[in-house]
Molecule: transfer RNA
Organism: Nautiliales bacterium
RNA sequence: GGGUCUUUAGCUCAGUUGGUUAGAGCACUCGGCUCAUAACCGAGUGGUCCGGAGUUCGAGUCUCCGAGGACCCA
Numbered sequence: 001g002g003g004u005c006u007u008u009a010g011c012u013c014a015g016u017u018g019g020u021u022a023g024a025g026c027a028c029u030c031g032g033c034u035c036a037u038a039a040c041c042g043a044g045u046g047g048u049c050c051g052g053a054g055u056u057c058g059a060g061u062c063u064c065c066g067a068g069g070a071c072c073c074a
Base pairs, nucleotide, nucleotide: 001073002072003071004070005069006068007067010026011025012024013023019057028044029043030042031041032040050066051065052064053063054062
C1' cells in the first nucleotide's frame, strides 16, 4: 500500500427477503420459595443498533465516507 471480517443492553452474542413492537443468556432490581444462603420460579429495569451522509413509503439490515478492533497478502 491492497484486501477480508467485525462493532447491537453492564458482559457474551442472535436478528430471516429491508417491513411495522429490536431480542436471548448472564448480570442488576423487586417478589416467591427456605430457619437462612445458594440453586430454582415469577416479574421488572436497561439500547444515540460505532459516527455521518445517501437510497427507500420504510434501514440494525443496502450504498458511500470516516473511527475502533482482528486477520491475510505485498